[in-house]
Parts: sequence; C1' cells; structure tokens
RNA sequence: CGCUUAUGGAGAAAGACGGAGGGAUUAGACCCUGCGAUGUCUUAGCAACCUGUUACUUAACAAGGUGCUACAUUCUACUCCGGUUAAAAGAAUAACCGGGGACAGAUAAGUG
Repeated sequence: CGCUUAUGGAGAAAGACGGAGGGAUUAGACCCUGCGAUGUCUUAGCAACCUGUUACUUAACAAGGUGCUACAUUCUACUCCGGUUAAAAGAAUAACCGGGGACAGAUAAGUG
C1' cells in the first nucleotide's frame, strides 16, 4: 500500500512548546480559532477490537497491543423510496421535508 470482515451508539482534558489556520480529500454550507486553534510532547482519562484471568456458551473482571478524548463519519453532491406545494386528475419537472443505499474516509482484527 492492496484485499476481507466488523463497528461507527455512548464515553473521556489538563499542562508545556509553538504561532495560523483547522474540522480526511474537491466545491459549497455550517462550525472551531490570537480569550492561541490544528499540531508535537508529558501526564491524566475514556472505551473494550485484539489480549489475559475466572466462569462455561457467552457473561464478569483486568488493562498488556492498538485506538480515542469539540460539535459530528457535520450536511449537500451519486442513486432509490415516500410526502407537501406548484388550480384539479395522469405523466414529467421544480422547490422543500423525511428515510434508505452506494461511493469515500476512520478504527480494529486477519491476510497478501
């Protein structure tokens, strides 16, 4: 780096350094940021994927390997479904609202 599987609910911050953008990527929206963000380091914490122990059929405990500690995988974009409105019915279209999927990305485990 590629592939496969699972998850995406909830949870958890202080200090130091540093000095301008940041929330993965493109565009737009929204949000954070000189009251110092993003980042790095230290300490602390959260969770329980792998792991360990005990039970023994799927549960409890621990925290060694990872991971994480703004909102929040933030929304829209591609596609499908439903609803409302555009005088009424059918079709199409447009705007708005709600829901699903795909794509992409994140983490873990396995594998090439």